Context: one part of a larger RNA
RNA sequence: AGCCAACGGUGGAUGCCUUGGCGCCAGAUGCCGAUGAAGGACGUGGACGGCUGCGAUAAGCCACGGGGAGCUGCCUAUCAAGCUUCGAUCCGUGGAUCUCCGAAUGGGGAAACCCGGCUGGGGUCAUGCCCAGUCACCCCCGCCUGAACACAUAGGGCGGGAGGAGGGAACCGAGGGAACUGAAACAUCUCAGUACCUCGAGGAAAGGAAAACAACCGUGACUCCCCGAGUAGCGGCGAGCGAAACGGGACGAGCCUAAACCGAUGCAGUGGUACAGCCUGUCGGCGAUGCUGCAUCGGGGUCGUGGGACCCACUGGGAAGUGCGACAGAACUUCCAUGGAGUCAACAAGUCGAUGUCUAGCGGAAGCGUUGUGGAACCUCGCGCCGCAGAGGGUAAGAGCCCCGUACGCGAAAGUCAUCGACCUCCAAGUGGUGUUCCCGAGUAGCACGGAAUCCGGGAAAGUCCGUGUGAAUCCGCGAGGACCACCUCGUAAGGCUAAGUACACGCUGGCGACCGAUAGUGCACGAGUACCGUGAGGGAAGGGUGAAAAGAACCCCGGGAGGGGAGUGAAAUAGAACCUGAAACCGUUGGCUU
Numbered sequence: 001a002g003c004c005a006a007c008g009g010u011g012g013a014u015g016c017c018u019u020g021g022c023g024c025c026a027g028a029u030g031c032c033g034a035u036g037a038a039g040g041a042c043g044u045g046g047a048c049g050g051c052u053g054c055g056a057u058a059a060g061c062c063a064c065g066g067g068g069a070g071c072u073g074c075c076u077a078u079c080a081a082g083c084u085u086c087g088a089u090c091c092g093u094g095g096a097u098c099u100c101c102g103a104a105u106g107g108g109g110a111a112a113c114c115c116g117g118c119u120g121g122g123g124u125c126a127u128g129c130c131c132a133g134u135c136a137c138c139c140c141c142g143c144c145u146g147a148a149c150a151c152a153u154a155g156g157g158c159g160g161g162a163g164g165a166g167g168g169a170a171c172c173g174a175g176g177g178a179a180c181u182g183a184a185a186c187a188u189c190u191c192a193g194u195a196c197c198u199c200g201a202g203g204a205a206a207g208g209a210a211a212a213c214a215a216c217c218g219u220g221a222c223u224c225c226c227c228g229a230g231u232a233g234c235g236g237c238g239a240g241c242g243a244a245a246c247g248g249g250a251c252g253a254g255c256c257u258a259a260a261c262c263g264a265u266g267c268a269g270u271g272g273u274a275c276a277g278c279c280u281g282u283c284g285g286c287g288a289u290g291c292u293g294c295a296u297c298g299g300g301g302u303c304g305u306g307g308g309a310c311c312c313a314c315u316g317g318g319a320a321g322u323g324c325g326a327c328a329g330a331a332c333u334u335c336c337a338u339g340g341a342g343u344c345a346a347c348a349a350g351u352c353g354a355u356g357u358c359u360a361g362c363g364g365a366a367g368c369g370u371u372g373u374g375g376a377a378c379c380u381c382g383c384g385c386c387g388c389a390g391a392g393g394g395u396a397a398g399a400g401c402c403c404c405g406u407a408c409g410c411g412a413a414a415g416u417c418a419u420c421g422a423c424c425u426c427c428a429a430g431u432g433g434u435g436u437u438c439c440c441g442a443g444u445a446g447c448a449c450g451g452a453a454u455c456c457g458g459g460a461a462a463g464u465c466c467g468u469g470u471g472a473a474u475c476c477g478c479g480a481g482g483a484c485c486a487c488c489u490c491g492u493a494a495g496g497c498u499a500a501g502u503a504c505a506c507g508c509u510g511g512c513g514a515c516c517g518a519u520a521g522u523g524c525a526c527g528a529g530u531a532c533c534g535u536g537a538g539g540g541a542a543g544g545g546u547g548a549a550a551a552g553a554a555c556c557c558c559g560g561g562a563g564g565g566g567a568g569u570g571a572a573a574u575a576g577a578a579c580c581u582g583a584a585a586c587c588g589u590u591g592g593c594u595u
Base pairs, nucleotide, nucleotide: 001594002593003592004591005590006589007588008587009586015580016545017544020516021515022513023512024511025510026509027508029505030504031167032166039101040100041099042055043054044053046079047078049075050074051073061095062094063093064092065091066090070083071082072081106115107114108113116135117134118133119132120131121130122129137164138163139161140160141159142158143157144156145155171202172200173199174198175197176196182189186236212219213218223250224249225248226247233241234240254497255496256495257441261299262298263297264296265295266294267293268292269291270290276289277286278285279329280328281327282326283325284324304475306440307439308438309437310435311433312432313431314430315429317336318335319334320333321332322331338428339427340426341425342424350423351422352421353420354419355418356417358415359414361410362409363408367383368382369381372379384401385400386390392404393403394402446470447469448468449467450466451465452464456482477492478491479490480489481488532539533538552579555566556565557564558563
């Protein structure tokens, strides 16, 4: 030195475990913010480093409710000082406080810092100083003032505004918008209107009450699902892309305007003493009240069996009041009655009650030992019991009956949400006829050219949208039914609002898993987006397990200590904290053999 055996060291595989993850389901819930958010910095405890909580009232303050014996959060003991049946700690609801930064907003700024003005207060002889409030910008409303330029406007000032800003996992709408890839190359095409960027909104968003479909029968807003259907189609007719109606379901809701016409107000024009007007008739009176145009407001009106205005006719509960005067009539206003509706739209602020949901909780059945083993009984043995409860977890090993629970039942002072009811609030003339007249959304529809989306790649290419140009009609009108024409049928564009059914899951509650079990499962089971790396954007770890219980080894010995030997604890100490099991590589000790 090699080989073999035994015993060790090192190392941390494997097995077992799980506080953490992953996925799915159901329910509930769904916006926060200048009344200062999300997210942070710094503080805050008797001794306090980190986490958690909280904010100079600082692991907390007040009220109400729950609960019932201990308590002063965790790592985390210890000491000190206290609280508590006059109900603490703890849990829930509502409130108070809430430094500084941050949209950050008095000004500045290298975030958590610096420096101010004004008003009020404190302090000082006085200044410095301290405290509270307030002071950014934009927008909206009202009032005042007011240039060039007479009116006016711009501008300025004052007052008022829970107006805007910033944040949010995914979902949603809109504006932009790839490439790899596929086509076995590649250019139209595809990937794909995907990824990504930006803007905006909300608990949903979008869409939405037919200028729709359909087919000679009919349907009757929108959205979502199934089917239709990989069909009809599109397509270097390649790769590939790919509808709609009908039918069946979920849900269910319809409304407001523009215009014609009437009235009021303002401005401009016109008219000039009356056969304009003051509701109508007669008499009287007045007459800058009239007429035209524009603007604003109120009434009116909202439709496709066309509707409305205007005119005519008919019907319409009661009372009071009104116009230049009187009488008669008609009309209008207010109140009551009647009818209808309702806080998610069509107008809008709520209050109370009932029931239920959520935010703390409460009750909740039934087993013992005289067996055996063991450190320990939940195992075994013996004899019982409950069960609308034999889900699950814990307890020194497999526990329905030991503990927490489970089935089932019950519960709220306060707040939330839903439904219903009442109060309350709001709204309200209707029908018919003729068509003489008027209105029915204009730089719009249509058309041409250039594009886009749709199943439709420009095609026979309708319909929709955008850009440029041109440019109608008002119901005897206009659009559509896939070029176009006729007939027929359907609809009524060029204004707006609208719940439910639908999407999603940051966060909440409950449940499940032929999901993982520490190189797995989240990047993170642990002081993890930490340590560390990077100028920065950003990148980004490792690291779990004594034991049933610390009973965590008093005391003695060696040693400076580390460490070890006894003793002691424990079932076990080769379970001794570098702690369950403890593989291999690797390093040794002892013995044997070989050289």
Molecule: large-subunit ribosomal RNA, domain I
Organism: Verrucomicrobiia bacterium